[in-house]
Molecule: transfer RNA
Organism: Nanobdellati archaeon
RNA sequence: GGGCCGGUAGCCUAGCCAGGAUAGGGCGGCAGCCUCCUAAGCUGUCGGUCGUGGGUUCGAAUCCCACCCGGCCCG
Numbered sequence: 001g002g003g004c005c006g007g008u009a010g011c012c013u014a015g016c017c018a019g020g021a022u023a024g025g026g027c028g029g030c031a032g033c034c035u036c037c038u039a040a041g042c043u044g045u046c047g048g049u050c051g052u053g054g055g056u057u058c059g060a061a062u063c064c065c066a067c068c069c070g071g072c073c074c075g
Base pairs, nucleotide, nucleotide: 001074002073003072004071005070006069007068010027011026012025013024020058028046029045030044031043032042033041051067052066053065054064055063
């Protein structure tokens, strides 16, 4: 230098191919219920510029372009 894969909450992950209206789940934090207390269980709640910037579109996590970061392969 070229090719492929990945980047979504404090951590992990689905959704992306085939655009649709408040981005889902698990762990975690906080509060409550339960319990003699704790754990477990249950309920509520807290949290996301969807890597960055642009483009297309009525509408982008999703499509297109460039770039950044990480991994693998080729040279």